[in-house]
Context: one part of a larger RNA
Molecule: small-subunit ribosomal RNA, 5' domain
Organism: uncultured prokaryote
RNA sequence: AUUGAACGCUGGCGGCAUGCCUAACACAUGCAAGUCGAACGGCAGCAUGAUGUGUAGCAAUACACAUUGAUGGCGAGUGGCGGACGGGUGAGUAAUACGUAGGAAUCUGCCCAGUAGUUGGGGAUAACUCGAGGAAACUCGAGCUAAUACCGAAUACGCCCUACGGGGGAAAGGCGGGGAUCUCUUCGGGAUGAGCCUACGUCAGAUUAGCUAGUUGGUAGGGUAAUGGCCUACCAAGGCAACGAUCUGUAGUUGGUCUGAGAGGACGACCAGCCACACUGGGACUGAGACACGGCCCAGACUCCUACGGGAGGCAGCAGUGGGGAAUAUUGCACAAUGGGCGAAAGCCUGAUGCAGCAAUACCGCGUGUGUGAAGAAGGCCUGCGGGUUGUAAAGCACUUUCAAUUGGGAAGAACUUGACGUUACCUUUAGAAGAAGCACCGGCUAACUCCGUGCCAGCAGCCGCGGUAAUACGGAGGGUGCAAGCGUUAAUC
Numbered sequence: 001a002u003u004g005a006a007c008g009c010u011g012g013c014g015g016c017a018u019g020c021c022u023a024a025c026a027c028a029u030g031c032a033a034g035u036c037g038a039a040c041g042g043c044a045g046c047a048u049g050a051u052g053u054g055u056a057g058c059a060a061u062a063c064a065c066a067u068u069g070a071u072g073g074c075g076a077g078u079g080g081c082g083g084a085c086g087g088g089u090g091a092g093u094a095a096u097a098c099g100u101a102g103g104a105a106u107c108u109g110c111c112c113a114g115u116a117g118u119u120g121g122g123g124a125u126a127a128c129u130c131g132a133g134g135a136a137a138c139u140c141g142a143g144c145u146a147a148u149a150c151c152g153a154a155u156a157c158g159c160c161c162u163a164c165g166g167g168g169g170a171a172a173g174g175c176g177g178g179g180a181u182c183u184c185u186u187c188g189g190g191a192u193g194a195g196c197c198u199a200c201g202u203c204a205g206a207u208u209a210g211c212u213a214g215u216u217g218g219u220a221g222g223g224u225a226a227u228g229g230c231c232u233a234c235c236a237a238g239g240c241a242a243c244g245a246u247c248u249g250u251a252g253u254u255g256g257u258c259u260g261a262g263a264g265g266a267c268g269a270c271c272a273g274c275c276a277c278a279c280u281g282g283g284a285c286u287g288a289g290a291c292a293c294g295g296c297c298c299a300g301a302c303u304c305c306u307a308c309g310g311g312a313g314g315c316a317g318c319a320g321u322g323g324g325g326a327a328u329a330u331u332g333c334a335c336a337a338u339g340g341g342c343g344a345a346a347g348c349c350u351g352a353u354g355c356a357g358c359a360a361u362a363c364c365g366c367g368u369g370u371g372u373g374a375a376g377a378a379g380g381c382c383u384g385c386g387g388g389u390u391g392u393a394a395a396g397c398a399c400u401u402u403c404a405a406u407u408g409g410g411a412a413g414a415a416c417u418u419g420a421c422g423u424u425a426c427c428u429u430u431a432g433a434a435g436a437a438g439c440a441c442c443g444g445c446u447a448a449c450u451c452c453g454u455g456c457c458a459g460c461a462g463c464c465g466c467g468g469u470a471a472u473a474c475g476g477a478g479g480g481u482g483c484a485a486g487c488g489u490u491a492a493u494c
Base pairs, nucleotide, nucleotide: 001493002492003491005490006489007488008487009486012366013365014364015363017361018359019358020324025322026321027320029319030318031317034081035080036079039078040077042074043073046072047071048070049068050067051066052065053064054063055062056061088277089276090275097202098201099200100199101198102197103196106194107193111190112189114187116185119153121151122150128143129142130141131140132139133138203249204248205247210240211239212238215237216236217235218234219233220232221231222230252274253273254272255271256267257266258265259264279300280299281298282297283296302313303312304311305310330356332355333354334353338352339350340349341348342347369399370398371397372396379390380389381388382387403435405430408427409426413421438483439482440481441480442479443464444463445462449478450477451476452475453474459466460465
């Protein structure tokens, strides 16, 4: 000088930031990913209309009941897009990572530009109805139906695609046939994103010296979007290592942060980029993209429900609870702004985000009054008893009103009718010195001294050291010094 700090004493206001560093321990409850009716069949609920019947009325009409998807719309369902983003955490990882610089053997939904097209058919299935099983979760059977769901065909284009037959046979090339794919489609460009490869750099230990059989390379094949021992068969016997392999320990990494004149050293909270993980371990499915935090399957530990046959769950999302700990906040408001998903749009969703709440946790700013006032009051303390000091300090007198309080007004943030914040910021009114000072230290280092008590006791202490009867070092008091809404202590880094 610094801190994501904690503890002790104390505590007025505002701005701005930050806030589980420990148990990647376990989690009650709520919310955090939906949306589209301009893909579809439909109609459970709501609203409207129409029709019919009834009641009241002279009638218009009102009310009630029933029917009707006709309309607004829409629960559940089929289908599409999105749930691979956003948000969290740092367990693992010393290199499948990160940083820098390059590379070739790749894919890329939505978006942009271009080109060509947008034809004609088919068979199902959920919802629904009926039936059955089950405590439940849910499941099964029969029947009906739609699509931008599914399956062929045509056309076009593509696939370094390709078996067989005829022909040919050096090769180019050609004919016929088949498969697969395809309609909000296709192709090849762009953009964006992603995968892969190489080099160099990236902690400690030699009280770790040898390590390695898919191991190193080749050939052939498989596999992948793609290169490659990535995998397999065969062949060769290589490959790494004192410029530290292997092993062990520790650790996410970078931009940066802290310190320092710098060189360095230490660190990696917040913010931003990359990586890894999602109860533990394994696996794939779907998809442009995952081996998927709020998807699926299996195994395990744990918790819960059960009719004991069987089921359900995963806060390292936001709040919140228990536990651990010296220690870290509200089960808040809003989608108004910015951004994201879906949608033609209106809009819906969004614990991202914007705000508010709590905490002197850090930084910054302001205030706790100003002027005058000597009888140098009283009281306290000291005293050589004369006095000194507290001290212009107080009182008294004269003023002011920042902040807080109070009254009224009132922006910007919004382009549109839209503002959570919001009793907003800011301006203004009123009253009154009124509501607002502590903490540590005073032997030397180190700014600041006396008295009383104690008597190697009680105690202090960062180092030197104080205390055994005159203690400026212990405890108290008066006085003083330093900082100040803080001040000290502890911990930690330079």